Transfer RNA from Trichechus manatus latirostris, 71 nucleotides, folded computationally. Its mean pLDDT, the model's own confidence on a scale to 100, is 81. Rfam family: tRNA. Rfam's curators write: Transfer RNA (tRNA) molecules are approximately 80 nucleotides in length.
RNA sequence: GCAGUAGUGGUUCAGUGGUACAAUGCUUGCCUUCCAUGCAGGAGACCCAGGUUCAACUCCUGGCCAAUGCA
Repeated sequence: GCAGUAGUGGUUCAGUGGUACAAUGCUUGCCUUCCAUGCAGGAGACCCAGGUUCAACUCCUGGCCAAUGCA
């Protein structure tokens, strides 16, 4: 330099056009003499910019970053 891949709560991730899932973590309440466990809730995210579309995490273009392969 080229090619394809990936970027989603604090962390690990699902989601291939229609208001984003789960686990874990955090937190509130219940339970318990207390802690832990358990039960019921809550907050928390789509890398950036533009385009297509009634509607974009999703499709297209460019950029940033990461790890690969080739040179």